A computed fold for a 72-nucleotide RNA from an Alphaproteobacteria bacterium, annotated as transfer RNA.
The prediction has a mean pLDDT of 81.
The sequence is in RNAcentral, with records from ENA.
It matches the Rfam family "tRNA". It is annotated as a transfer RNA.
Lineage of the source: Bacteria > Pseudomonadati > Pseudomonadota > Alphaproteobacteria.
């Protein structure tokens, strides 16, 4: 320098262009001598940034930023 892949909750990952979810973690309540474990509940998101396409974008397109892989 070029090519490819990836970027979503604190972490690991989902989500056919049509209301963004799960597990773990954190919080609250219950359980008990206490902690842990267990049960229940609710919360937590500018979907990397900026534009474009579309009635509608996490999803498609372009540029930029970051991470990884490969080639030179």
């Nucleotide at each position: 320098u070029c090519a490819c892949u990836c970027g979503u909750a604190g972490c690991u990952c989902a989500a056919u262009g049509g209301u963004g979810g799960a597990g773990c973690a954190a919080g609250a309540a219950g359980c008990u001598g206490u902690u842990a474990a267990c049960u229940u509940c609710g919360a937590g998101g500018u979907u990397g940034c900026u534009a474009g396409u579309u009635c509608g974008a996490g999803u498609c397109u372009a540029g930029c930023c970051g991470a990884g892989u490969g080639a030179g």